The RNA shown here (c-di-GMP-I riboswitch aptamer) has 104 nucleotides and comes from Rubripirellula sp. NCBI's taxonomy places the organism under Bacteria, Pseudomonadati, Pirellulales, Pirellulaceae, Rubripirellula. Its mean pLDDT, the model's own confidence on a scale to 100, is 79. The sequence was found by an Rfam model in a public genome assembly.
This record gives sequence, C1' cells and structure tokens, in this order.
RNA sequence: CCCUGUCAAAAGCAAACCACUUGAGAAAGUGGGACGCAAAGCCACGGGUCCUAUCUCUUUCGCAUCAGUUUGAAGCGAGAGUUGCGGAUCGCCGGGUUGCCAUG
Repeated sequence: CCCUGUCAAAAGCAAACCACUUGAGAAAGUGGGACGCAAAGCCACGGGUCCUAUCUCUUUCGCAUCAGUUUGAAGCGAGAGUUGCGGAUCGCCGGGUUGCCAUG
C1' cells in the first nucleotide's frame, strides 16, 4: 500500500418510538432511547423512492369577456395530478473521497 472482517481490544454512530423546536411537506435539529452498522464518516454526482406552499406544465369545474353558435381563444378563481424547476433521503443502490483496529 492492497484485499479481507473469523477472533480480540479500544473507541464511534444510532432505526423505530417519545418530548420539544423548525418547515407547506417529505423531513431536519436537540434530548431520551437502541433496531442495527466496519465506513450507519463526508459529498445529492447517476439511478430509485418521497414532498408540492410558491413557480412551470397537464387536466377538471366555475365566473365573466371576445369571436362565434355550442366550439375556440386568452384571463381570473377553486380543485386534482406531479411533467419540469426546486426540495428531502448517503440507515435504498451505485459512484467519488477520507479513515480506526486486527488476521493474512
């Protein structure tokens, strides 16, 4: 330095759940708490999953206007979807990067 994680030792992290706080939400932070983790350290770079207040797109309904004659156009309001932008997750997978101990 590389591979590996059977044994030992020293440390480390902390799922669910609970309380408080932040957020529209996914979720996050702090404290408690341990299901697990050899990178469950760090980076949202690729894929996946999740969120939809605002913006965009699609769509439904209503209102009024114009053309027109039952359809079209652009506008406003309400609802739905979640296409894009955006956001969350590195304890979903891959990738990048750094690193403790031990055998070989």